Predicted 3D model of a 141-nucleotide RNA (SAM riboswitch aptamer (S box leader)) from Candidatus Gottesmaniibacteriota. The RNAcentral record of the sequence draws on Ribocentre. Lineage of the source: Bacteria > Bacteria candidate phyla.

[in-house]
RNA sequence: UACAUAUCAAGAGCGGCGGGGAGUUCCUACAUCGCAUAAAGCUAUGUAAGACGCAGGAUUUCGCCUGAUGAUCCGCCCGGCAACCGGUCGAUAAGAUACGGUGCCAAAACGAACCCCGGUUCAACCGGGGAAUGAUAGGCC
Numbered sequence: 001u002a003c004a005u006a007u008c009a010a011g012a013g014c015g016g017c018g019g020g021g022a023g024u025u026c027c028u029a030c031a032u033c034g035c036a037u038a039a040a041g042c043u044a045u046g047u048a049a050g051a052c053g054c055a056g057g058a059u060u061u062c063g064c065c066u067g068a069u070g071a072u073c074c075g076c077c078c079g080g081c082a083a084c085c086g087g088u089c090g091a092u093a094a095g096a097u098a099c100g101g102u103g104c105c106a107a108a109a110c111g112a113a114c115c116c117c118g119g120u121u122c123a124a125c126c127g128g129g130g131a132a133u134g135a136u137a138g139g140c141c
């Protein structure tokens, strides 16, 4: 890696430090300095909102969400969740524990797509069931 089995709408830090860097974009409003004017206005910088782009959320598409106040990813550290396997307690049980091995700590595996049933006679949409793919665990090879 493949194969079979079990679970996947619960739970748990936007955690700290380091690495790294996916926007020198557009637009609106306000503020500051400077230039200019009768007034208007112009350049630069900063703040806030929005748009678009890019990166990511396993994978393609459609949505939605997250990310320059630095995400995803890599390394170290602290905290926590859970109970698949081992250990211990228990009667050889149910179960408990959380000592060890994993795993996990944005959002239902973020939602949907494929099939079936229903809500409607149809569409969009909604609900239920199933499949595929994926993740985790021990097993097996």
Base pairs, nucleotide, nucleotide: 003139005137006136007135008134013078015077016076017075018074019073023052025051026050028048029047030046031045032044034042035041054067055066056065057064060113061112062111063110079105080104081103084101085100086099087097088096089095109133114130115129116128117127118126119125